[in-house]
Notes:
This is a predicted structure of a 93-nucleotide RNA (Glycine riboswitch aptamer). Rfam family: Glycine riboswitch aptamer. About the family: This family represents the bacterial glycine riboswitch.

RNA sequence: UUGAUCCCGCACGGGAGAGUCAGGGCGGCGACCCUGCGCCGAAGGGGCAAUUCCUCCCCGGAACCUCUCAGGCACCCGGACCGUGCGGACCAG
Repeated sequence: UUGAUCCCGCACGGGAGAGUCAGGGCGGCGACCCUGCGCCGAAGGGGCAAUUCCUCCCCGGAACCUCUCAGGCACCCGGACCGUGCGGACCAG
């Protein structure tokens, strides 16, 4: 200096789902708080019974699967994940 990997960080953009529920509360009448019930799956966390993947079986592991502990059920925020840019890491020339 060029290219590849798409591993890490930062910035920007995109980014779903599900409560017009019941009871109660208030210096207080609200998209609020508490309790209960219902529901969602895309922070995080747990699990491998079913499904899928790791070339097939076992074992083992992982997931966008599953559980719903946490979180969430107007907007905002958050948000897995995706894209772009910059920087770093590693590999090759």